[in-house]
C1' cells in the first nucleotide's frame, strides 16, 4: 500500500506550548475558533477489536498488555430506492475511520 471481515446514534478533558485557521478530500450547508480553536507534549479519562484471566465453552464476567478514541451521528448533504403535493422522512450504496487477519 492492497484485499477480506466486523463496527461506526453510546462513551470520555485538564494543564502547558504554539499562534490561525479547523471540522479527511471536492462542493454546498452548518459548526468550532484570539474567552486561543486545529496541532504538539504531559497527565487524566473512555471504550473493549486483538490480548490475558476465568470457564465445559468461541458464552458471560473481570483485567487493561497492543491499538484506537476523548465538539457536533463518520457534524449533515452529494449516488440509488421507497414514502410525500411540497418541505421532508426512511432504507441502502459509495467514500472515510478503527480493529483483526492475509498478501
Nucleotide at each position: 500500500a492492497a484485499a477480506u471481515u466486523a463496527u461506526c446514534a453510546a462513551g470520555a478533558g485538564a494543564u502547558g506550548g504554539u499562534g490561525a485557521g479547523a471540522g479527511a478530500a471536492c462542493a454546498g450547508g452548518c459548526u468550532c475558533u484570539a474567552u486561543g480553536a486545529c496541532c504538539c507534549a504531559u497527565c487524566g479519562g473512555c471504550a473493549a477489536c486483538c490480548u490475558g484471566u476465568c470457564u465445559a465453552a468461541u458464552a458471560c464476567a473481570c483485567a487493561a498488555g497492543g491499538u484506537g478514541c476523548c465538539a457536533a451521528u463518520u457534524c449533515c448533504u452529494g449516488c440509488u430506492c421507497u414514502u410525500u403535493a411540497a418541505c421532508a422522512a426512511g432504507a441502502g450504496a459509495a467514500a472515510g475511520a478503527u480493529a483483526a487477519u492475509u498478501u

Predicted 3D model of a 103-nucleotide RNA (SAM riboswitch aptamer (S box leader)) from an uncultured Bacteroidia bacterium.
Of the family's consensus pairs, 97% are formed in the model.